[in-house]
The RNA shown here (transfer RNA) has 71 nucleotides and comes from an uncultured bacterium.
Rfam family: tRNA. Rfam classes the family as a transfer RNA.

RNA sequence: UGCCCGAUCGUCUAAUGGCAGGACAGAGGCCUUUGAAGCCUUUAACCAUGGUUCGAGUCCAUGUCGGGCAU
Numbered sequence: 001u002g003c004c005c006g007a008u009c010g011u012c013u014a015a016u017g018g019c020a021g022g023a024c025a026g027a028g029g030c031c032u033u034u035g036a037a038g039c040c041u042u043u044a045a046c047c048a049u050g051g052u053u054c055g056a057g058u059c060c061a062u063g064u065c066g067g068g069c070a071u
Base pairs, nucleotide, nucleotide: 001070002069003068004067005066006065007064010024011023012022013021018054026042027041028040029039030038047063048062049061050060051059
């Protein structure tokens, strides 16, 4: 320098273009002699800016960051 892949709650991981879900972790409660076990409830995210579309996490462009390959 060129090419390819990736970016979603604190972490991991889903989501045919049609309500952004689950697990763990966190918070509250129940249970219990106690509890870190069990049960219930709950907080929390689409890398950025544009474009396409009735509708974008998803498709397109550019950028940022990370990884890989070539030179």